[in-house]
Context: one part of a larger RNA
RNA sequence: UUGGGCGUAAAGAGCUCGUAGGCGGUUCAACAAGUCGGUCGUAAAAGUUCAGGGCUCAACCCUGAAAUGUCGAUCGAUACUGUUGUGACUAGGAUACGGUAGAGGUGAGUGGAAUUCCGAGUGUAGCGGUGAAAUGCGUAGAUAUCGGGAAGAACACCAGUGGCGAAGGCGCUCUGCUGGGCCCAUCACUGACGCUCAUGGACGAAAGCCAGGGGAGCGAAAGGGAUUAGAUACCCCUGUAGUCCUGGCCGUAAACGAUGAACACUAGGUGUCGGGGGAAUCGACCCCCUCGGUGUCGUAGCCAACGCGUUAAGUGUUCCGCCUGGGGAGUACGCACGCAAGUGUGAAACUC
Repeated sequence: UUGGGCGUAAAGAGCUCGUAGGCGGUUCAACAAGUCGGUCGUAAAAGUUCAGGGCUCAACCCUGAAAUGUCGAUCGAUACUGUUGUGACUAGGAUACGGUAGAGGUGAGUGGAAUUCCGAGUGUAGCGGUGAAAUGCGUAGAUAUCGGGAAGAACACCAGUGGCGAAGGCGCUCUGCUGGGCCCAUCACUGACGCUCAUGGACGAAAGCCAGGGGAGCGAAAGGGAUUAGAUACCCCUGUAGUCCUGGCCGUAAACGAUGAACACUAGGUGUCGGGGGAAUCGACCCCCUCGGUGUCGUAGCCAACGCGUUAAGUGUUCCGCCUGGGGAGUACGCACGCAAGUGUGAAACUC
């Protein structure tokens, strides 16, 4: 609970597609369902309101009038909403032709640096590590150095409040397939085909789970050395799962811009990315205008303040989600999903 809200106080679903539903551009005609008006009917009595009256007043009671509706019938009105029309339109949306930027996705291949390990050479007593040490490694020849080989993982510089993607996210290089965006012109084509979206579907970091591979480095757990009063830690030496690949699950994050999506309107300055036009020029740059993105400062306005400010948290419209004191509690119970871990949904008693 017909209210007020959701950047930070409680509150925007992680994201997207989309069904029902809700809402929806300009114009013509018809209808008259919504809407508006007239008339009639009905809306028992009591009650309510108003006027008057009766109990000494009042409560109470009586009389009269009025009011009370998503009501029914009927006759009208047609601005708006709605319905209808092989109706009309092009400003919203979609499509085509032509350009264009990009770590967008996915499959296969490739490269160098580094690291570790293996075997060989040189070489000798230390190396490593720390605040200082020790555990550890090393005369069975380590560390260092040089050339050879193997393996796995990640891609320095370029690199940029740069780019792309719905979000999660995406970065060596080449290539196959493939999604989306932006710009310009033809103003070509379609002609409201739109917006949002309960239920539902797809996607969804890391960790975790199942099966099979792989395993260099790092590294939960575990062991040891230190520190300390203790040290189940921080530091050091090891090190298993894991991290990687393939297939399947999980479905959560401070999944954040802590800011739902769409449309319209409302001063500017400045940087940068992609495109177009003009001017200029041999040409590129510079300069001016413009469309789309991404930053920053800021006007009006908003805000409890911080701050936001054409990428709004301003001014409006539409639709969805969500909140309603703290704890108990994201718990219990039930249900659904999951191999499990658990996830989703989600209380109450009690207490302050």